[in-house]
């Protein structure tokens, strides 16, 4: 230099082939239960912005394609793993 697989919420993992509301578990707040805690159960959990309703923006980085990209297709970085 080639070639394979990764790169999505604090952490861990689907959705990707087949484009259409970014799901789950853990942890993490608040509640319920308790004399208290732990179990357990409920309810919330990316980021800006708004009193609120609601907007916008986000899946490693820029781009392209599409009406609509986490998924398709192009360069690019990062990590594992082979080959030479």
């Nucleotide at each position: 230099g080639c070639c394979g697989c990764g790169g999505u919420c604090g952490c861990a993992u689907a959705a990707c082939c087949u484009g259409g509301u970014a799901g789950u578990g853990c942890g993490g707040c608040c509640g319920g239960c308790u004399c208290g805690a732990g179990a357990c159960c409920g309810g919330c959990u990316g980021g800006c912005c708004u009193u609120a309703c609601g907007g916008c923006c986000g899946u490693g980085u820029g781009g392209g394609u599409u009406c609509g990209a986490a998924u398709c297709c192009c360069a690019c970085c990062c990590g594992c793993g082979g080959c030479g």

The RNA shown here (transfer RNA) has 84 nucleotides and comes from a Candidatus Woesearchaeota archaeon. Its Rfam family is "tRNA". The family's RNA type in Rfam is transfer RNA.